The prediction has a mean pLDDT of 83.
This is a predicted structure of a 542-nucleotide part of an RNA (large-subunit ribosomal RNA, domain I) from Lachnospiraceae bacterium AC2029.
Taxonomically the source falls in Lachnospiraceae (Bacteria, Bacillati, Bacillota, Clostridia).
Context: one part of a larger RNA
RNA sequence: GGCGCAGGGUGGAUGCCUUGGCACUGAGAGCCGAUGAAAGACGUGAUAAGCUGCGAUAAGCUGCGGUUAGGAGCAAAUAUCCUUUGACCCGCAGAUUUCUGAAUGGGGAAACCUGGCAGGACAAACUCCUGUCGACCUGUACUGAAUCCAUAGGUGCAGGUUGGGAACCUCCUGAACUGAAACAUCUAAGUAGGGAGAGGAAGAGAAAGAAACAUUCGAUUUCCUGAGUAGCGGCGAGCGAAAGGGAAAGAGCCCAAACCAGCGUGCGUGCAUGCUGGGGUUCGGACUGUCAUCACGGUAAGCAACGUUAGGAGAACGGUUUGGAAAAUCCGUCCAUAGAGGGUGAAAGGCCCGUAUCCGAAAACUGAUGCUUACCAGACAGGAUCCAGAGUACAUCGAGACACGAGAAACCUUGAUGGAACGAGCGGAGACCACUCCGUAAGGCUAAAUACUACUCAGUGACCGAUAGCGCAUAGUACUGUGAAGGAAAGGUGAAAAGGACCCCGGGAGGGGAGUGAAAUAGAACCUGAAACCCUGUGUCU
Numbered sequence: 001g002g003c004g005c006a007g008g009g010u011g012g013a014u015g016c017c018u019u020g021g022c023a024c025u026g027a028g029a030g031c032c033g034a035u036g037a038a039a040g041a042c043g044u045g046a047u048a049a050g051c052u053g054c055g056a057u058a059a060g061c062u063g064c065g066g067u068u069a070g071g072a073g074c075a076a077a078u079a080u081c082c083u084u085u086g087a088c089c090c091g092c093a094g095a096u097u098u099c100u101g102a103a104u105g106g107g108g109a110a111a112c113c114u115g116g117c118a119g120g121a122c123a124a125a126c127u128c129c130u131g132u133c134g135a136c137c138u139g140u141a142c143u144g145a146a147u148c149c150a151u152a153g154g155u156g157c158a159g160g161u162u163g164g165g166a167a168c169c170u171c172c173u174g175a176a177c178u179g180a181a182a183c184a185u186c187u188a189a190g191u192a193g194g195g196a197g198a199g200g201a202a203g204a205g206a207a208a209g210a211a212a213c214a215u216u217c218g219a220u221u222u223c224c225u226g227a228g229u230a231g232c233g234g235c236g237a238g239c240g241a242a243a244g245g246g247a248a249a250g251a252g253c254c255c256a257a258a259c260c261a262g263c264g265u266g267c268g269u270g271c272a273u274g275c276u277g278g279g280g281u282u283c284g285g286a287c288u289g290u291c292a293u294c295a296c297g298g299u300a301a302g303c304a305a306c307g308u309u310a311g312g313a314g315a316a317c318g319g320u321u322u323g324g325a326a327a328a329u330c331c332g333u334c335c336a337u338a339g340a341g342g343g344u345g346a347a348a349g350g351c352c353c354g355u356a357u358c359c360g361a362a363a364a365c366u367g368a369u370g371c372u373u374a375c376c377a378g379a380c381a382g383g384a385u386c387c388a389g390a391g392u393a394c395a396u397c398g399a400g401a402c403a404c405g406a407g408a409a410a411c412c413u414u415g416a417u418g419g420a421a422c423g424a425g426c427g428g429a430g431a432c433c434a435c436u437c438c439g440u441a442a443g444g445c446u447a448a449a450u451a452c453u454a455c456u457c458a459g460u461g462a463c464c465g466a467u468a469g470c471g472c473a474u475a476g477u478a479c480u481g482u483g484a485a486g487g488a489a490a491g492g493u494g495a496a497a498a499g500g501a502c503c504c505c506g507g508g509a510g511g512g513g514a515g516u517g518a519a520a521u522a523g524a525a526c527c528u529g530a531a532a533c534c535c536u537g538u539g540u541c542u
Base pairs, nucleotide, nucleotide: 001541002540003539004538005537006536007535008534009533015527016492017491020464021463022461023460024459025458026457027456028455029453030452031164032163039100040099041098042055043054044053046078050074051073061094062093063092064091065090066089070082071081072080105114106113107112115133116132117131118130119129120128121127134162135161136160137159138158139157140156141155142154143153168199169197170196171195172194173193179186183234209217210216221248222247223246224245225244231239232238252445253444254443255389259278260277261276262275263274264273265272266271267270284387285386286385287382288381289380290379291378297376298375299374300373301372302371303370304369307365308364309363311359312358313357317332318331319330321328333350334349335339341353342352343351394418395417396416397415398414399413400412404430425440426439427438428437429436479486480485499526502513503512504511505510
């Protein structure tokens, strides 16, 4: 030195575990903000670096309710306190709430600097304290230039807006890689990205509809189907409906105008026009006539009950053996509207917390429900006259959007140029024409069924179990980067600290005894403790 055997070291795999994740289900909740948000900075404890809580009233203050013997968070120890005159803890309501931040008196390199006005403190102040002072929009009042009236402008007051939000929603803007086996129309895709805005949903929505011969349907939305059909398409790649049928949900309304009444304004003095109230809304209405004033319904407010936000009651077991420990074994027994689950020194229906079931609110909130009150809203006939949304419909040119790429290309939107009709009207039924049907554009509102889940509660898993599962068993921390941004590693003593008093060696680290413990080869570098790698002893070979 090789090989073998035995024993160690190192290392942290494996097994077991779970405080944490992941994916969903069912409910709830779904906006917050100038009454200063979200997010932070700095403070705040007897001692205090971090987290958590809180805000100069600072791990807290007050009231009301719950609960009951301990309590002063994570977090041990010491000190000092609080507490049956009810602390701590839980719920509801309130008070306080520094500075930054839309940040709003002005400034600013966020958490800082520095003013005006009014009031106050002090003997007084150039000191201190309190309040107030942003911009824009709307309304209103008062003022008020050039310029006579006026207007512009100014000032006061009142109300609103500003910023944030995981995804969902609407609108504006809008790629490329890619696919077409290259590539240009096309595709990817109106996707990603950017911008604006809204809400708990948003958008859409009460037919100038859909249809096709039926005297049809009857707002919108979503799902299943129709259907990968009809179609579109360098007829390539690909794109891709609708009606109809079935379901979820269900809700309809208000203006403008005609007409009536009242009050104005302008000037060219009989014309134009404005405001307010009534009327009226497609089953057309005004108008004229006749009848009626109820019923039912809708909206708003109040009250009640239910529910939510603390809680309460809640059945039934002993012995034996083994063991450090009984929940295990054996014997006997009990409860069950409770044998879900968790904990307890191993494996517990009957030990603890719970579970089934039942009960409960001073205060706050509460969709649907019930009751009360107030307000709102009529029908029929006639068909003379009047009204029924204009730079609109439509046309041409150019685009976009429709499943539909200009096509036979309707319908929808509109940049340019033209530009109607007036209910005997007008639009549509996929060029266009006729006929026949359907509807009534150019004003507006509208719950539910639908989308999503930052958030709360309850629960589930042929989901993970520490190189897994979220990046994080917590951390957007440490660290990196000028910055935008990037971004870790790291779990386990034991049932209980009983965490090794005391003695010895050593400067210490560490170790040897002693002691604890079931176990210390469980000693904190702590469960198990694989392999690589490094040793010790021994056998054998050289």